[in-house]
Molecule: small-subunit ribosomal RNA
Organism: uncultured bacterium
C1' cells in the first nucleotide's frame, strides 16, 4: 500500500466482498509445563444453607465462676471474704466505611473551569474549664397473656444514661440597655501532708468530658461551557417568570406561603418521544475521526417494588425502623417472619462465565488503654488454553537414497536425512534431599533517655538476651538420580491468497467470504499422497474500527452517471469596497494555576528472559486568570467614490392590462343557374344527394385565429408574447455626468407569478376534437385510416400549482488568445451625400486556443481560474409507494419511510452483429426469354409405419439417384438357429510334422471322427528359412459408446474480395490510422490525395486444356502429283489432314475520343483470337461444438465361453401413406416403314471378339485378327429422301399381367437382366408454389467408360444439331464497402413487457 466483481473488450461512476488489528467472547476439534492477568455481557429473575459488623467489664448494676484464704464441720460439706475469666441488659463508639450492581437518569447526573451563603464525629494545634445536686428506666423479682414472634401490669436498682443549679476567657442573640447557654468520669502509681484511717481526700501519669478558635479531612449548594437520535414531535409554561413580606434549611434560592406584576423558554430546536449511567480510559486509525465505557481508579444512582420520616457529625440508611403492594415461608388460622445488585452456592434464562476452599501471616478498616476480638475488605489456594508471555516435545551423524505409500511417459520421481542404525544431551514432567524472602513487630528481662517528688506508671531508643508468630507451603530456588524416555495438532492448497496431483462421483452428493465450481478426463465436491500457513493451539461464528476520499473539517460531488427548487420578490442568517483614528472580542505570544492516580510514550530498575511489577521524565493537544502585541477580522467614530441608487438627454421592442376596428378563410342560412353524383381511401365502405347534393354566383349570420413581412430577429424573471389602433403601465439600453455615500450580494422559513390538461359558477360555440357511434383493416383491433360527434378549446370570475416547467447547466463579482455573423445605441476619420471603414457599450449565435472533463464536449453567454450565499445527492428495486401531517371542491399536490430482495443498476466511448435506416456496387438475384418440376405411370432415395430383422450414418440452404463406381450367396455391419473359446487375424515360447494331394462316414453347412500318398529348399554340415498341427499364457478381437475428448479429410458462406502484421502517429484506454476519401476495376485491380510508410495471406499471373501458326518427326496416320487396286489395296511421297514435342502469338502495343496531362473507359485498325479469348485446376483470416470414431488413425469408457469368430437360411427389396431426385409420355416440329449421310472420346487377354452359319429375336455355333493410330467393341442418333397415319385415349402412350424363351452364375422363389407373342392402365401439357440456363450456352440427339460374373432411367465423360432474351436495378434472395441508430454480444432464431398456470 491494495485486490476481486457490471463489459465481447475499455474508461468512469457506484455498490457488494476480501486481505489487517481487536474482544469479558461462543462453538468444533486437539491439548505437555509454568508465570501474569481475567471470568453472568442474558432474568435489577427467584433464592435453600453457611458466613459477610462488631467491639468496649479501664462507663454501669447484676449473673455465672476455675482457683485461693479464713471460720465451722458428722470431714461428705457449709458460711464469709477474695477472685483470673465469661457474660444477657443499660451505656459509648462503629453499623453513612469497606463490598455489590447499572435498573433509573439526556440532566436534581457527569467533565472542565470558577464561585459564596454553609456544616464537619474521630484527628492536629491553641485557649479556658471539668464544681455541686436530683429523679428515673432496663436488667432482676412477681404476675398476666400468646402456638410463636412478641407484649402488658406491679415493684427494686446503677452509670461516662437523663435533668436541673452554679460558673462563662472566648461563643451565640440583641431593641446595644442587656440577655442566653457546659461538662463525666475511669484506670495505674505514691504514702510526704490532712481526716472519719480508708477501696478516702490530696499529688501525679494516662485515657476521657465541656466550651471555643484555627487547620486538615469529608460533605452540601450555585454559575458557565461541553455532553445521543427523531421535526412523520412546533409551540411549551400558573408556582409558571420576577418582586415584597413571612416561613423553612447547616446554607443561597418559588424551596414553601400571602400579595403584586405578566412574564419565562423556543428554529442557535423549547415541549414531546426513543435510547443511554458519566469520566479517566479501551479498541481501531497516518491523523482527523469512528466505535466503546468489562477488569483498575474517580463521580453518580440503586438495594424486592413504591412512599415516609426517625436517630445521628454524617442516611432519608444493602445485611436499621414505619406504611402500602407483589412474592415466599411458619402457623394452633387468631397472627407472625423474610429480602444474596456482599462471599461461596442453588434453580431459571442463555451460545456462554468458576469453590457452599484456607487465613487474618501481610496491607488496611471498626472497637479497645492494651493484650486482643471482628473483618467472604484483603492475602492466598482451587476450576477454566478465556487472553498475553515464556519453555519443551530432543541434538549430531546417517544413501543401500531401505521397505511401505503416492505418482509415472514404466524409465524413474517423491515422501527423504525423513526413518532405521550409531554417538550424545537431560530443560520441563517424575523420584529423593536441601532451602531463602515475604517478619516489620509484640511480651519478658537488662541498659539508657523523657515525665515526675519518685528508681512507680506511662512513653522513646537498643548491631543486647530469651520467648512468640507464615494461610500460601511438599513455596521460589539449588543439588542428585534414571532414561529419548512422558509430551502435536488444526486449517488451507480455482482467483483474490502462500501451497498440485491421483482416485471416486457425474448439475447427483455436495462446496461457497465475493466471483463462482459439479451435466464422465473436477488442481473448486469426497478420500488419498504431497505441499503451504500457524502452532498448544487452530479454524468457524458474532461484534467494532480500518481498508471506505463509500457523509469528504483534514478530504467528494450535482450538463449526460444519484444530485440546481419552474421563476421572482424578500425576512432572519451568512457575507461584504476604500481612508484614518480608537478599542482589544476573535487572533498571536508569555507567565501562573489546574488538567487526580493508573494507562500510553521515553530512559532506567526487579523477577534466569518476557508478559508482569516498579523509579524518574515527557505527554495530557484542554480550561481559567494575568501581563503584552495589533497586521488581519469584528465593535465604535469620522471621511471617500470605483459598487449600488436618484435626477437628466436620446432611442428600440409580438413586455403587460384595457376598449374599439379591419380583411382573408371555414361553416351555416336564404335565393339564382344547373344535374347526378359528391365525399373519402392503399383499396373501400359508413355518410351526403332527384324532397335537387357537389359545382358556381349573389346576399346575410356567427365564432375563432391573425397568411405574406418572419429572420439560430425582438421583449419578458420564468411560464410566455405575433392583424391595426386608443388609454393606462413595468423593465432594460445608451450619452454626458449633478446628487446620496456601501445604502451591496445571496437568501432557510414566508410571499407572489406560473404552459397544457382539469374543477366550480355564468356566458359563448364557426372550425377542431378526448369520450362515444358507425365503416374499414385484422386471427382479433376496445388502435393506427375514414364518416360523424359531446365535453373541451373561446370570454368573465374563482380554484388547481404541476410538465423533458430543458441550456436536463442556481444567483452574484472579477480575471483569462482570437476569428466571424446578427439586433439596439454612441463616437471618430473620410465623403457633396449615402454605403463602407475604425473604436466602444449592451444583447443574441457560430467556430476556435489555453484550461477543464470519464469521455462526449465546454470554451468571455465556461462545464476555465478566484471568492460569497442558497438548494440538492450518497448502489439498484420496493417507491415518489405506505402511514402520519398539511394544502385542495375534487382530481390530486407537498413532505416522505420500512420490511423484503439483487450483485449489480448506470454514464461515455470502442469493435462487431443486426435494422420492414440511408448511400454506392455486384451475382441467372429480379426483370426479359427458353425448357422444366409440382398433376400421370414407372425408377430411385428418404420419412413414417410394419417386422424376428427391415444394420448404420447423412436432416434447411450445405440430408433425401447421398456414403453405395452397382445388397440373389458373398458383400453384411442386422435377425433366427447350429458351432468355437489363445480364438478367423499379429508377436513371443515349447513339441511334432515338409508343404501338399486323394478319399470314407456324419451333418443344412461350418465342423467332427477316420484312411492313404508324400519327405522338399539353402548350408560353413553345426544349423537356418518358410508352412501346417498341438499345448500354455502374455494377449488377440470389437462396423461396441463418445465427431460435444481428438488427428486427418470434407461441406458451406464463396472464387465473395476480403483478412492481417511491423514501425510510426493519435487516443487515459478498448482501439483508431494504414484498409477511409475522389475516380476506376471482375478484383483491397490500378491511379490521385492523405500521418502514415512498408509488408504478408488472398486477387491476378505462373500450370493444364482448347482456338491460329512455325519448326522437327512421318508409322499403324495421310494421299496433291505418278503408277496400281473391288478397296491408300500396293509402289511411291510426307505437300495436306492428323499425331506429339518445342516455339511464336495478345501487351490497351497502335489510332481517335473521353477522363484530371492519371488509372482507366468507349470506338476503330490490324489480327485466328481484343481487352481475364473459352474452360479447368487453384478456396485467404475465419464461421457453423457443421459432417465423419462405419475409410483410416486415436484418448477415455465398456465387452472378453462374447458386444469376438464361423456356418445355413432370412433381412437390408416389407407398404395405408407423405416428400425429394429422375425416366417415359400425353403426340403431327409427331408415330410407323423403307432408303441414305456425317462424329468425338474411350475400352479390350479369366478380354474385345470380325467375316460366315442357325434363330422372328434375345442369343447360339465357330474362332480370323488384336496386349491394339494396324484388329475388335462399332450400328452413331437426331438429320436428309420417300411412303403411310389425320386429331382419336388414336398406328399416341407404354404401365400391368399371362405364356414361351435367352444369358450370367453353386444358386435367379423371396430378389437379376434381356427377347418374342399377347394384354394395353393412368395420362389430352398439369393448382398454390417452385427449379435450371446469357453462347457453341439452353434445348434436343445419340456414343463411351468406371463399378461389374450378371444387373444403369443413376453417375462420370464425348461429340452431333443448335436457339431466344437481357429495357434496366424499383422490388424478392444472397453478398461487398461507407455511414447512422441500438437497452443486442449465445449477437434479431437477440433482448424484453404484461397476463395466466
Nucleotide at each position: 500500500a491494495g485486490a476481486g466483481u457490471u463489459u465481447g473488450a475499455u474508461c468512469c461512476u457506484g455498490g457488494c466482498u476480501c486481505a489487517g488489528a481487536u474482544u469479558g467472547a461462543c462453538c468444533u476439534u486437539u491439548u505437555g509445563c509454568g508465570g501474569c492477568a481475567g471470568g453472568c455481557u442474558u432474568a435489577a429473575c427467584a433464592c435453600a444453607u453457611g458466613c459477610a459488623a462488631g467491639u468496649c467489664g479501664a462507663g454501669c448494676g447484676g449473673g455465672c465462676g476455675a482457683g485461693g484464704u479464713u471460720g465451722c464441720u458428722u470431714c461428705g460439706g457449709u458460711a464469709a471474704c477474695u477472685g483470673a475469666g465469661c457474660u444477657a441488659g443499660c451505656g459509648g463508639c462503629g453499623g453513612a466505611c469497606g463490598g455489590g450492581u447499572g435498573a433509573g437518569u439526556a440532566a436534581u447526573g457527569c467533565u472542565u473551569a470558577g464561585g459564596a451563603a454553609u456544616c464537619u464525629g474521630c484527628c492536629u494545634a491553641u485557649u479556658a474549664g471539668u464544681g455541686g445536686g436530683g429523679g428515673a428506666c432496663a436488667a432482676c423479682a412477681u404476675u398476666c397473656c400468646g402456638a410463636a414472634a412478641a407484649g402488658g401490669a406491679u415493684g427494686c436498682u446503677a452509670a461516662u444514661a437523663c435533668c436541673g443549679c452554679a460558673u462563662a476567657c472566648g461563643u451565640c442573640c440583641u431593641a446595644c440597655g442587656g440577655g442566653a447557654g457546659a461538662a463525666a468520669g475511669c484506670a495505674g502509681g505514691g504514702g510526704c501532708u490532712c481526716u472519719u484511717u480508708a477501696u478516702g481526700a490530696c499529688c501525679u501519669u494516662g485515657c476521657g468530658c465541656u466550651a471555643a478558635u484555627a487547620g486538615a479531612u469529608g460533605a452540601g449548594c450555585c454559575u458557565a461551557a461541553g455532553u445521543c437520535g427523531g421535526a412523520u414531535u412546533a409551540g411549551c409554561u400558573a408556582g409558571u417568570u420576577g418582586g415584597u413580606g413571612g416561613g423553612g434549611u447547616a446554607a443561597a434560592g418559588g424551596c414553601c406561603u400571602a400579595c403584586c406584576a405578566a412574564g419565562g423558554c423556543g428554529a442557535c430546536g423549547a415541549u414531546c418521544u426513543g435510547u443511554a449511567g458519566c469520566g479517566g480510559g479501551u479498541c481501531u486509525g497516518a491523523g482527523a475521526g469512528g466505535a466503546u465505557g468489562a477488569u483498575c481508579c474517580g463521580c453518580c444512582a440503586c438495594a424486592c417494588u413504591g412512599g415516609g420520616a426517625c436517630u445521628g457529625a454524617g442516611a432519608c440508611a444493602c445485611g436499621g425502623c414505619c406504611c402500602a403492594g407483589a412474592c415466599u415461608c411458619c402457623u394452633a388460622c387468631g397472627g407472625g417472619a423474610g429480602g444474596c445488585a456482599g462471599c461461596a452456592g442453588u434453580g431459571g434464562g442463555g451460545a456462554a462465565u468458576a469453590u457452599u476452599g484456607g487465613a487474618c501471616a501481610a496491607u488496611g478498616g471498626g472497637g479497645g488503654g492494651a493484650a486482643c476480638c471482628c473483618u467472604g475488605a484483603u492475602c492466598c489456594a482451587g476450576c477454566c488454553a478465556u487472553g498475553c508471555c515464556g519453555c519443551g516435545u530432543g541434538u549430531g551423524u546417517g544413501a543401500a537414497g531401505a521397505a511401505g505409500g503416492c505418482c509415472u511417459u514404466u524409465u524413474g520421481g517423491u515422501u527423504g536425512u525423513a526413518a532405521a542404525g550409531c554417538a550424545c544431551u537431560u530443560u520441563a514432567a517424575g523420584u529423593g534431599g536441601g532451602g531463602a524472602g515475604g517478619a516489620g513487630g509484640c511480651u519478658u528481662a537488662c541498659c539508657u533517655g523523657g515525665u515526675u517528688a519518685a528508681u512507680a506508671c506511662c512513653u522513646g531508643g537498643g548491631c543486647u538476651a530469651a520467648g512468640u508468630g507464615g494461610a500460601c507451603g511438599u513455596u521460589a530456588c539449588c543439588c542428585a538420580c534414571a532414561g529419548a524416555a512422558u509430551a502435536a495438532g488444526c486449517a488451507c492448497c480455482g482467483g483474490c491468497u502462500a501451497a498440485c496431483u491421483c482416485u471416486g462421483u457425474g448439475c447427483c452428493a455436495g462446496c461457497a467470504g465475493c466471483c463462482g465450481c459439479g451435466g464422465u478426463a473436477a488442481u473448486a465436491c469426497a478420500g488419498a499422497g504431497g505441499g503451504u500457513g500457524c502452532g498448544a493451539g487452530c479454524g468457524u461464528u458474532a461484534a467494532u474500527c480500518g481498508g471506505a476520499u463509500u457523509u469528504a473539517c483534514u478530504g467528494g460531488g450535482c450538463g449526460u452517471a444519484a444530485a440546481g427548487c419552474g421563476c421572482g420578490c424578500g425576512u432572519a442568517g451568512g457575507u461584504g469596497g476604500u481612508u484614518a483614528a480608537u478599542u482589544a472580542a476573535g487572533u498571536c505570544a508569555a507567565a501562573u494555576g489546574u488538567g487526580a492516580a493508573a494507562u500510553c510514550c521515553c530512559c532506567g530498575a526487579g523477577c534466569u528472559u518476557a508478559a508482569c511489577u516498579u523509579g524518574g521524565g515527557a505527554a495530557u493537544u484542554g480550561c481559567a486568570u494575568u501581563c503584552g502585541a495589533u497586521a488581519c477580522u469584528g465593535g465604535u467614530u469620522a471621511g471617500c467614490u470605483a459598487g449600488a441608487g436618484u435626477a437628466u438627454g436620446g432611442g428600440a421592442g409580438a413586455g403587460g392590462a384595457u376598449g374599439g376596428u379591419a380583411g382573408a378563410a371555414u361553416u351555416c342560412c336564404a335565393g339564382g343557374u344547373g344535374u347526378a353524383g359528391c365525399g373519402g381511401u392503399g383499396a373501400a365502405a359508413u355518410g351526403c344527394g332527384u324532397a335537387g347534393a357537389g359545382a358556381u354566383c349573389u346576399g346575410g349570420a356567427g365564432g375563432a385565429a391573425c397568411a405574406c413581412c418572419g429572420g439560430u430577429g425582438g421583449c419578458g424573471a420564468a411560464g410566455g408574447c405575433g392583424a391595426c389602433u386608443u388609454u393606462c403601465u413595468g423593465g432594460g439600453c445608451u450619452g454626458a455626468c449633478c446628487c446620496u455615500g456601501a445604502c451591496g450580494c445571496u437568501g432557510a422559513g414566508g410571499u407572489g407569478c406560473g404552459a397544457a390538461a382539469g374543477c366550480g359558477u355564468g356566458g359563448g360555440u364557426a372550425g377542431c376534437a378526448a369520450a362515444c357511434a358507425g365503416g374499414a383493416u385484422u386471427a382479433g383491433a376496445u388502435a393506427c385510416c375514414c364518416u360523424g360527434g359531446u365535453a373541451g378549446u373561446c370570454c368573465a370570475c374563482g380554484c388547481u400549482g404541476u410538465a423533458a416547467a430543458c441550456g436536463a447547466u442556481g444567483g452574484a463579482u472579477a480575471c483569462u488568445a482570437g476569428g466571424u455573423g446578427u439586433g439596439g445605441g454612441a463616437g471618430g476619420u473620410a465623403u457633396c451625400g449615402a454605403c463602407c471603414c475604425c473604436u466602444u457599450c449592451c444583447g443574441u449565435g457560430c467556430c476556435g486556443c489555453a484550461c477543464c472533463a470519464a469521455a462526449c464536449g465546454c470554451a468571455a453567454u465556461a462545464a476555465g481560474u478566484u471568492c460569497c450565499c442558497c438548494g440538492c445527492c450518497u448502489g439498484g428495486g420496493g417507491a415518489g409507494u405506505a402511514c402520519g401531517g398539511u394544502c385542495g371542491c375534487a382530481a390530486g399536490g407537498c413532505u416522505g419511510a420500512a420490511a423484503c430482495u439483487c450483485a449489480a443498476a448506470g454514464g461515455a466511448a470502442u469493435u462487431g452483429a443486426c435494422g420492414g435506416g440511408g448511400g454506392c456496387c455486384c451475382g441467372c438475384a429480379c426483370a426479359a426469354g427458353c425448357g422444366g418440376u409440382g398433376g400421370a405411370g414407372c425408377a430411385u432415395g428418404u420419412g413414417g409405419u410394419u417386422u424376428a430383422a427391415u444394420u448404420c450414418g447423412a436432416u434447411g440452404c450445405a440430408a433425401c439417384g447421398c456414403g453405395a463406381a452397382g445388397a440373389a450367396c458373398c458383400u453384411u455391419a442386422c435377425c433366427a438357429g447350429g458351432u468355437c473359446u489363445u480364438g478367423a487375424c499379429a508377436u513371443c515360447c515349447a513339441a511334432a510334422g515338409a508343404a501338399u494331394c486323394c478319399u470314407g462316414a456324419u451333418g443344412a453347412a461350418a465342423g467332427u471322427c477316420g484312411g492313404g500318398a508324400g519327405u522338399g529348399c539353402c548350408u560353413u554340415a553345426g544349423g537356418g528359412a518358410g508352412c501346417u498341427u498341438u499345448g500354455a499364457g502374455a494377449c488377440a478381437g470389437g462396423u461396441g459408446g463418445u465427431g460435444c475428448a481428438u488427428g486427418g479429410u470434407u461441406g458451406u458462406c464463396g472464387u465473395c474480395a476480403g483478412c492481417u502484421c511491423g514501425u510510426g502517429u493519435c487516443g487515459u484506454g478498448a482501439g483508431a490510422u494504414g484498409u477511409u476519401g475522389g475516380g476506376u476495376u471482375a478484383a483491397g485491380u490500378c491511379c490521385c490525395g492523405c500521418a502514415a510508410c512498408g509488408a504478408g495471406c488472398g486477387c491476378a499471373a505462373c500450370c493444364c486444356u482448347u482456338g491460329c501458326u512455325a519448326u522437327u518427326a512421318g508409322u499403324u496416320g495421310c494421299u496433291a502429283a505418278c503408277a496400281u487396286u473391288g478397296a491408300g489395296u500396293u509402289g511411291a511421297g510426307c505437300a495436306c489432314u492428323c499425331u506429339a514435342a518445342u516455339g511464336g502469338g495478345a501487351c490497351u502495343g497502335c489510332c481517335c475520343g473521353u477522363g484530371a496531362c492519371a488509372a482507366g473507359c468507349g470506338g476503330g485498325a490490324g489480327g485466328a483470337a481484343g481487352g481475364u479469348g473459352g474452360g479447368g485446376a487453384u478456396g485467404a483470416c475465419g464461421u457453423c461444438a457443421a459432417a465423419u470414431c462405419a475409410u483410416c488413425a486415436u484418448g477415455c469408457c465398456c465387452u472378453u465361453u462374447a458386444u469376438g469368430a464361423u456356418c445355413u437360411g432370412g433381412g437390408c427389396u416389407a407398404c395405408a401413406c407423405a416428400c425429394g431426385u429422375g425416366c417415359u409420355a400425353c403426340a403431327a416440329u409427331g408415330g410407323a416403314u423403307g432408303g441414305u449421310a456425317c462424329a468425338g472420346a474411350g475400352a479390350g487377354c479369366a478380354g474385345c471378339g470380325a467375316g460366315a452359319c442357325a434363330g422372328u429375336g434375345a442369343u447360339g455355333u465357330g474362332g480370323a485378327g488384336c496386349g491394339a493410330a494396324u484388329c475388335u467393341c462399332a450400328a452413331a442418333a437426331a438429320g436428309c429422301c420417300a411412303u403411310u397415319c389425320u386429331c382419336a385415349g388414336u398406328u399416341c402412350g407404354g404401365a400391368u399381367u399371362g405364356c414361351a424363351g435367352g444369358c450370367u452364375g453353386c444358386a435367379a422363389c423371396u430378389c437379376g437382366c434381356c427377347u418374342g407373342c399377347a394384354u394395353g392402365a393412368a395420362g389430352u401439357c398439369g393448382g398454390a408454389a417452385u427449379c435450371g440456363c446469357u453462347a457453341g450456352u439452353a434445348a434436343u440427339c445419340g456414343c463411351g467408360g468406371a463399378u461389374c460374373a450378371g444387373c444403369a432411367u443413376g453417375u462420370c465423360g464425348c461429340g452431333g444439331u443448335g436457339a431466344a432474351u437481357g429495357c434496366g436495378u424499383u422490388c424478392c434472395c444472397g453478398g461487398g464497402c461507407c455511414u447512422u441508430g441500438c437497452a443486442c454480444a449465445c449477437a434479431c432464431c437477440g433482448c424484453c413487457c404484461g397476463u395466466c398456470a